Predicted 3D model of a 336-nucleotide RNA (Bacterial RNase P class A) from a Chloroflexota bacterium.
[in-house]
RNA sequence: CAGGUCAACCAGGUGCGCGCGCUUUAAUAGUGAGGAAAGUCCGUACACCAUAGAGCAGGAUGCCAGGUAAUUCCUGGGAGGGCGUAAGCUUUCGGAUCAGGACCACAGAGACAUACCGCUCUCAAGAGCAAGGGUGAAAAGGUGGUGUAAGAGACCACCGGCGUCCCUGGUAACAGGUGCGGCCAGGUAACCCCCAUCCGGUGCAAGGUCAAACAGGAGAGAGAGCCUGCUCGGUUCAUUUGAUCUCCGGGUAGACCGCAAAGAGCAGUCUGGUGACAGGCUGCCAAGAUAGAUGCGCAUCCGCGACAGAAUACGGCUUAUCGGUUGACCUGGGCG
Numbered sequence: 001c002a003g004g005u006c007a008a009c010c011a012g013g014u015g016c017g018c019g020c021g022c023u024u025u026a027a028u029a030g031u032g033a034g035g036a037a038a039g040u041c042c043g044u045a046c047a048c049c050a051u052a053g054a055g056c057a058g059g060a061u062g063c064c065a066g067g068u069a070a071u072u073c074c075u076g077g078g079a080g081g082g083c084g085u086a087a088g089c090u091u092u093c094g095g096a097u098c099a100g101g102a103c104c105a106c107a108g109a110g111a112c113a114u115a116c117c118g119c120u121c122u123c124a125a126g127a128g129c130a131a132g133g134g135u136g137a138a139a140a141g142g143u144g145g146u147g148u149a150a151g152a153g154a155c156c157a158c159c160g161g162c163g164u165c166c167c168u169g170g171u172a173a174c175a176g177g178u179g180c181g182g183c184c185a186g187g188u189a190a191c192c193c194c195c196a197u198c199c200g201g202u203g204c205a206a207g208g209u210c211a212a213a214c215a216g217g218a219g220a221g222a223g224a225g226c227c228u229g230c231u232c233g234g235u236u237c238a239u240u241u242g243a244u245c246u247c248c249g250g251g252u253a254g255a256c257c258g259c260a261a262a263g264a265g266c267a268g269u270c271u272g273g274u275g276a277c278a279g280g281c282u283g284c285c286a287a288g289a290u291a292g293a294u295g296c297g298c299a300u301c302c303g304c305g306a307c308a309g310a311a312u313a314c315g316g317c318u319u320a321u322c323g324g325u326u327g328a329c330c331u332g333g334g335c336g
Base pairs, nucleotide, nucleotide: 001332002331003330004329005328006327007326008325009324010323012301013300014299015298016297017296018295020032021031022030023029034307038318039317041316042315043314044313045312046203047202048201049200058199059198060197061196062195063077064076065075066074067073078093079092080091081090082089083088094194095193100192101191102188103187104186116133117132118129119128120127121126141159142158143157144156145155146154160184161183162181163180164179166177167176168175169174207257208256209255210254216248217247218246219245220244223237224236225235226234227233265284266283267282268281269280270279271278272277302305
């Protein structure tokens, strides 16, 4: 210098004008969307309901260790597979020997137990065998030998795998090593199932407070209302079959709280830790509607601006996204 990998961050800026929500007594004051506010896939807080204990059913999770309020999340590690020269990316993860069942298309004789071609014995019926062939994604581990009628881990040596005792390292998963056992007859648990651990339900339209009108109940009751602020006058209703007034409960319409916040809060810095993260110190207080505000215009600069709009809150995951900045690392080339 070129190409690449990983991680973090920004998300048009500034000024003027008009407009909207919230705060404030009020305003010419203050403040006003995101990295995903989205999907609602996980986990919580919070609220109400349910709940003695145990079990069954059902569901979720599933290598190991740690983090966290918690998780199907995150961090670090392990084993197997795939891609890449590499940095790195990606995928899988309890049990199919020792619980049991089921299934394995087509082809093939046979898919877990078998014998089509074949080999051997035999006149043949029949018996023995599994080396070679053939089918298939998958059919009794490989090479050499011994052996035999023919053959075969039937036996032997070496190699590979599995299981197991012990040793070493590691918290562990696991790794390395010595010995032993011929154990070598498959796969699917994202089919049922078995094992271990965990799990009550509904979601802010949760839930709480206040509380019209109409209807209802109880009591008082001879007057009550209108023209009309007062007096007079007029008029309407009522006079025990009750006008009118008072009180009561329930909680609909509506209003308020929850809910806009000192919080699993944000920013900076230090300490511990490989890291997720934890702790200390300093500073800050930052949208809150309820038919739902957060917009528009002009000027100017640059790179000409993507995906997208809060509705109880928070932590994750997933998905969408123009362009740009920074750092670490890998590969190739050049110069000193």
Its mean pLDDT, the model's own confidence on a scale to 100, is 78. It matches the Rfam family "Bacterial RNase P class A". By type it is a ribozyme. A source record names the gene rnpB.